[in-house]
Context: one part of a larger RNA
RNA sequence: GAUUGAACGCUGGCGGCAUGCUUAACACAUGCAAGUCGAACGGAAACGAUGAGAGCUUGCUCUCAGGCGUCGAGUGGCGAACGGGUGAGUAACGCGUAGGAAUUUGCCCAAUAGUGGGGGACAACCCGGGGAAACUCGGGCUAAUACCGCAUAAGCCCUACGGGGGAAAGCGGGGGAUCUUCGGACCUCGCGCUAUUGGAUGAGCCUGCGUCCGAUUAGCUUGUUGGUAGGGUAAUGGCCUACCAAGGCGACGAUCGGUAGCUGGUCUGAGAGGACGAUCAGCCACACUGGGACUGAGACACGGCCCAGACUCCUACGGGAGGCAGCAGUGGGGAAUAUUGGACAAUGGGGGCAACCCUGAUCCAGCAAUGCCGCGUGUGUGAAGAAGGCCUUCGGGUUGUAAAGCACUUUCAGCAGAGAAGAAAAGCUCUGUGCUAAUACCUCAGAGUCUUGACGUAACCUGCAGAAGAAGCACCGGCUAACUCCGUGCCAGCAGCCGCGGUAAUACGGAGGGUGCAAGCGUUAAUC
Numbered sequence: 001g002a003u004u005g006a007a008c009g010c011u012g013g014c015g016g017c018a019u020g021c022u023u024a025a026c027a028c029a030u031g032c033a034a035g036u037c038g039a040a041c042g043g044a045a046a047c048g049a050u051g052a053g054a055g056c057u058u059g060c061u062c063u064c065a066g067g068c069g070u071c072g073a074g075u076g077g078c079g080a081a082c083g084g085g086u087g088a089g090u091a092a093c094g095c096g097u098a099g100g101a102a103u104u105u106g107c108c109c110a111a112u113a114g115u116g117g118g119g120g121a122c123a124a125c126c127c128g129g130g131g132a133a134a135c136u137c138g139g140g141c142u143a144a145u146a147c148c149g150c151a152u153a154a155g156c157c158c159u160a161c162g163g164g165g166g167a168a169a170g171c172g173g174g175g176g177a178u179c180u181u182c183g184g185a186c187c188u189c190g191c192g193c194u195a196u197u198g199g200a201u202g203a204g205c206c207u208g209c210g211u212c213c214g215a216u217u218a219g220c221u222u223g224u225u226g227g228u229a230g231g232g233u234a235a236u237g238g239c240c241u242a243c244c245a246a247g248g249c250g251a252c253g254a255u256c257g258g259u260a261g262c263u264g265g266u267c268u269g270a271g272a273g274g275a276c277g278a279u280c281a282g283c284c285a286c287a288c289u290g291g292g293a294c295u296g297a298g299a300c301a302c303g304g305c306c307c308a309g310a311c312u313c314c315u316a317c318g319g320g321a322g323g324c325a326g327c328a329g330u331g332g333g334g335a336a337u338a339u340u341g342g343a344c345a346a347u348g349g350g351g352g353c354a355a356c357c358c359u360g361a362u363c364c365a366g367c368a369a370u371g372c373c374g375c376g377u378g379u380g381u382g383a384a385g386a387a388g389g390c391c392u393u394c395g396g397g398u399u400g401u402a403a404a405g406c407a408c409u410u411u412c413a414g415c416a417g418a419g420a421a422g423a424a425a426a427g428c429u430c431u432g433u434g435c436u437a438a439u440a441c442c443u444c445a446g447a448g449u450c451u452u453g454a455c456g457u458a459a460c461c462u463g464c465a466g467a468a469g470a471a472g473c474a475c476c477g478g479c480u481a482a483c484u485c486c487g488u489g490c491c492a493g494c495a496g497c498c499g500c501g502g503u504a505a506u507a508c509g510g511a512g513g514g515u516g517c518a519a520g521c522g523u524u525a526a527u528c
Base pairs, nucleotide, nucleotide: 001528002527003526004525006524007523008522009521010520013375014374015373016372017371018370019368020367021333026331027330028329030328031327032326035078036077037076040075041074043071044070047069048068050065051064052063053062054061055060056059085286086285087284094211095210096209097208098207099206100205103203104202108199109198110197111196112195113194114193115192116150118148119147125140126139127138128137129136130135156165157164158163170191171190172189173188174187175186178185179184212258213257214256219249220248221247224246225245226244227243228242229241230240231239261283262282263281264280265276266275267274268273288309289308290307291306292305311322312321313320314319339365341364342363343362347361348359349358350357351356378408379407380406381405388399389398390397391396412469414464415463416462417461422455427449428448429447430446431445432444434442472517473516474515475514476513477498478497479496483512484511485510486509487508493500494499
């Protein structure tokens, strides 16, 4: 000099854009953060509409009807493994980079072949019982895209090449003939389902090289190193087991100890390098502490389960409940770090045919000069060089065109008015296109129409009034830009280094003046 997720002191007008628990991975009250689908299913607790009935106080109340809009709880599907947080652990194939072969991949894309025919249950519900509660037990009824056989097998799997094994589910829209038990069959379209192949994406695994300090850590290792056989896994492999051999690593630093998430990058520097790894992005690890598996395409799962432990809470003492390193917020720790806010309008995600629902992701707003950037606090004129202050050699000098006065302007803030863009979709109507037996339905394209904004009393623009509301901080001995007076008298004090102060202190304290930065200025800490 530059820099910072900074803090402290004094001061503080506005805006834009960023950033904001670096400490206790300490403990957490409260609310919210993952649901959705009735176009899978049996159904109907609540609300509403409609219809019927009853009571009457004549506009209300009650009852009935899943026929309707819908829908609590339940079965089922998908999601919950993403998104969000934190950096405790980890010196490791964890990360970075470059490669590899023995794997898997829900949803998505392309292709091929199918989607036939049966069965038995369990919730909900009803009945009964236990418990303070959490909850739970027994009996009975029932549906499905839930579950299980059978049939079929192009391709698939196993094979001794003879053969053997193995699948599925329906739901919704529309309809001209034909049939009909009037439900539909049948045709067609859409969404699904099954099997296989290929792709895309994601994931698992292996390897070369790189990746902090200590030798006042020199030897370490028995599943250890390799082989054979088997088990296990999606898959290779001592990953595991049995047997066999006796290997493997190490001064090119093994082992041990300490420290630490890694990277793109950030800061600094002419560079080489040094230091760091907040925000943003990629990877990893973790979710009260330790262990374990279940489900599933995917977890050994932050807001799932089980066991053990510590802690907190409820209890009828028998037994139960919980996990903010999600967003806010509280206590505590600390020099120190924000609102128990708004909205799903946009972007994205989950579910759904869709309408739509959910989304503390996200977008916004609030707080903080924490940082960067921009703007303002007026402009011109004005010498009687006013008054006052300070200094003085008492003549004067300086503050100083500074003020006052006069003439203007109105940024920003204030008040009033007006006001884009962020919105494209979806829906409806029409036209065309594809599918089709079809001018239905549905898909796609185009035109028209109708709406959808948290921010927002916003941006931008116009008008109104009036210089009106807006300057401080540090320093002035040398380094280092800037000097005099008074007070003090080795005292009080200053100080980054040299050093000032013991009666004329430009170095302490005050004043006048000056210098430097400026909504900031200094100090402290830290890095280069």